[in-house]
């Protein structure tokens, strides 16, 4: 600063948790988390191609947007599981519905 309703697990170990954090709801002894194998998904880094333009020391070099998956990270229940603050809408201080934010993850 960019994304966050997309996609993708098996198996050993190992034994009561886990889903950030409250609050719900939920996953779990037909086995939570940890770890360790194998597989997988995606395209942040990477690699090719490349409009318009833009810089340029005139040699290029960035670039929407394609396309690729070797190699770095992530990730593989459930929208970031919803919600949480504000606003708007709802006959209305409710429930629902939409929008911005906050926290949070990844890079």
């Nucleotide at each position: 600063c960019a994304u966050c309703u997309a996609g993708a697990g098996g198996g050993g170990u190992g034994g009561a948790g886990g889903g950030a954090c409250u609050g719900g709801c939920c996953c779990g002894c037909a086995g939570a988390a940890g770890c360790c194998c194998c597989g997988g998904c995606a395209a942040c880094c990477c690699c090719c191609c490349c409009a318009a333009g833009a810089c340029u020391u005139c040699g290029g070099u960035c670039g929407c947007g394609g396309g690729g998956a070797a190699g770095g990270u992530g990730c593989c229940a459930a929208u970031u599981c919803c919600a949480g603050c504000a606003g708007g809408u709802g006959g209305a201080u409710g429930a629902g519905c939409c929008u911005g934010g906050a926290a949070g993850a990844u890079g």